A computed fold for a 103-nucleotide RNA from a bovine gut metagenome, annotated as THF (Tetrahydrofolate) riboswitch aptamer. Its mean pLDDT, the model's own confidence on a scale to 100, is 76. The sequence is in RNAcentral, with records from MGnify. Its Rfam family is "THF (Tetrahydrofolate) riboswitch aptamer". From the family's description: Tetrahydrofolate (THF) riboswitch was first reported for Ames et al. as an RNA motif in 5' untranslated (5'-UTR)regions of folate transport and biosynthesis genes in Firmicutes genomes. For this family Rfam cites "A eubacterial riboswitch class that senses the coenzyme tetrahydrofolate" (Ames et al., Chem Biol, 2010). Gene Ontology term of the family: tetrahydrofolate metabolic process.

[in-house]
């Protein structure tokens, strides 16, 4: 000098268990706070999480049981850019310096 490995995390196939369907959650915008980013140090306007606020916004149907006939509970099939876990594939240090493996 050239090539390569490896993180957090993101996306995704499949499976399991839940939540909501009385609309929470997801996604979008803004303020603030916190956290992580390959073996080491630094680290953003990038990433992730949380609080608050704002805009937008959704799909129920059938059956069974109880009841004070208001309604409540259960099951099945759906629906939700729904949560968590396992798994498949894939992307992946913003960047800087040093390091590791091979040549």
């Nucleotide at each position: 000098g050239c090539a390569g490995a490896g993180u957090a995390g993101g996306a995704u196939c499949g499976g399991g268990c839940g939540c909501g369907u009385u609309a929470a959650g997801u996604g979008c915008c803004g303020c603030g706070c916190g956290g992580a980013c390959a073996g080491u140090g630094a680290g953003u306007u990038g990433c992730c999480g949380c609080u608050c606020g704002g805009a937008c916004g959704a799909a129920a149907a059938g059956c069974c049981g109880g009841u004070a006939u208001a309604u409540c509970g259960g099951c099945u099939u759906g629906c939700g850019g729904u949560g968590c876990c396992c798994c498949u594939u894939u992307c992946g240090c913003a960047u800087c310096a040093c390091g590791c493996u091979g040549c």